[in-house]
Context: one part of a larger RNA
């Protein structure tokens, strides 16, 4: 000095990011219990008493009985009586996820995965899809109330608009369009023939080559589809204060954000601005709405219960602190 452990005037969070840690609560019985709600719950809600030990006394209950239990009523001890150990701190709001689960074995336990619900979209059965070169196997000894995939994610009220571009399906009249088919026609060759000659023309048959035309699917084109992928405007002017625009033009767009919701796990200016809580609040609830850049199965918005989850706040409690102190136990310094 370090580690572990006790204990502490006064205050009690003034510490600290952050009550981290440590205190604190605790059992069993009577009592009593809120908002809120899916009427199950919340809820050990919250708060508040009682506890040892004795008894010839009253009642009750079991038993033949001794008696033993309870309950009333009396009493007796200590500093203390769930005598010692084990044994919930509570309570308010918010956000995230409904939930019980799963997870980075070995720095993350979450608001991440799952998840019951909902929707879509393939699949008729030797199914689809998946493993394999195949046979063969799984899907399944099921068969569309099935099975694979793919978003969302309990309930509840709801899920607007846009198909232009990507995707997907459907169409099938035109355009293009491969192999192939199909050969007009061109080249090369030489029996021959014409010429003194060089050299020209050259049948048949052979080798290259190849032109019109005919050739699907896909593209193009024509619909449909968004709980497919995604996408959901800009300028200007107007009411009898002022100030805002219910309203009017205009460009432009496939459509210009509907309802809810908002300074948000999303807001840059930003400690917005009011209001609350504090003697004082970048943080925390409550509004406003000027949404840098919320918005509806990349779901919206609420929402009991739940959570070793996150954020504010109160009560209790404490050595966390003002601001130190004493006390055990084991370490430390040499050598091995």
């Nucleotide at each position: 000095u370090c580690a572990c452990g006790g204990c502490c005037a006064a205050g009690g969070a003034a510490c600290u990011c952050g009550g981290c840690a440590a205190a604190a609560u605790g059992g069993a019985c009577c009592u009593g219990u809120a908002a809120c709600u899916u009427c199950g719950g919340g809820a050990g809600a919250a708060g508040g008493g009682u506890c040892g030990c004795u008894u010839c006394c009253u009642c009750u209950g079991c038993g033949c009985a001794a008696g033993c239990a309870g309950a009333g009523a009396a009493g007796c001890c200590g500093c203390a009586g769930u005598g010692a150990a084990a044994a919930g701190g509570c309570c308010c709001a918010g956000g995230c996820g409904a939930c019980u689960g799963u997870u980075u074995a070995a720095c993350a336990a979450a608001a991440a995965c799952a998840c019951a619900u909902g929707a879509c979209u393939u699949u008729g059965c030797g199914a689809a899809c998946g493993c394999g070169u195949a046979a063969g196997c799984g899907g399944a000894a099921g068969u569309a109330u099935a099975a694979g995939g793919u978003c969302u994610g309990a309930c509840a009220c709801c899920u607007g608009c846009c198909c232009g571009g990507u995707g997907c399906c459907g169409g099938a009249a035109g355009g293009u369009u491969a192999a192939g088919a199909g050969g007009g026609g061109a080249a090369c060759u030489u029996a021959g023939u014409c010429g003194c000659a060089a050299g020209g023309c050259g049948a048949a048959g052979g080798u290259u080559u190849g032109a019109a035309u005919c050739g699907a699917a896909g593209c193009c084109c024509c619909g449909g589809u968004a709980a497919a992928c995604g996408g959901c405007g800009g300028c200007c002017g107007u009411a009898a204060c002022u100030a805002u625009a219910a309203c009017g033009g205009u460009c432009c767009u496939a459509a210009g954000g509907u309802a809810g919701c908002g300074a948000a796990a999303u807001u840059c200016c930003u400690u917005g601005u009011c209001g609350g809580g504090u003697a004082a609040g970048u943080u925390c609830c409550g509004a406003c709405c000027u949404g840098c850049a919320c918005g509806a199965a990349u779901g919206g918005u609420g929402u009991a219960a739940c959570g070793a989850u996150c954020u504010g706040g109160g009560c209790g409690c404490u050595g966390u602190c003002u601001c130190a102190g004493c006390c055990g136990u084991g370490a430390g310094c040499u050598c091995g």

Predicted 3D model of a 336-nucleotide part of an RNA (large-subunit ribosomal RNA, domain IV) from Hymenobacter qilianensis. Its mean pLDDT, the model's own confidence on a scale to 100, is 87. Lineage of the source: Bacteria > Bacteroidota > Cytophagia > Hymenobacteraceae > Hymenobacter.